[in-house]
RNA sequence: UAGAACUUUGGAGACGCCCGGCGAAGAAACGCCGGGGGCCGAAGGGGCAACGGGAAGCAUCCCGAAAUCUCUCAGGCAAAAGGACAGAGGAGGAUUA
Numbered sequence: 001u002a003g004a005a006c007u008u009u010g011g012a013g014a015c016g017c018c019c020g021g022c023g024a025a026g027a028a029a030c031g032c033c034g035g036g037g038g039c040c041g042a043a044g045g046g047g048c049a050a051c052g053g054g055a056a057g058c059a060u061c062c063c064g065a066a067a068u069c070u071c072u073c074a075g076g077c078a079a080a081a082g083g084a085c086a087g088a089g090g091a092g093g094a095u096u097a
Stems, first nucleotide, its partner, number of pairs: 006089005015037001017036007038077003044073001045071003051064005
């Protein structure tokens, strides 16, 4: 100089959608598995503007370059869980130099 793990509090969005199979004789409901359609943006991941660098020469091309923007690969769409981020503790402190 920087401000960790961890603890705690708050924390949004979007179908409790459809079909099939299985589960004790059947149906419904429910659970699990598989398939299909729609949707969300706040785990993670991808994309880029100013700008910087290079090539070229006044046209452009290449590289680097952030987000809660954007994409929706992953993830998610009752509650629960998860959850970017924020407050408090940790603490005038771990770790590193």

The RNA shown here (Glycine riboswitch aptamer) has 97 nucleotides. The coordinates come from a structure-prediction model, not an experiment, and the mean pLDDT is 78.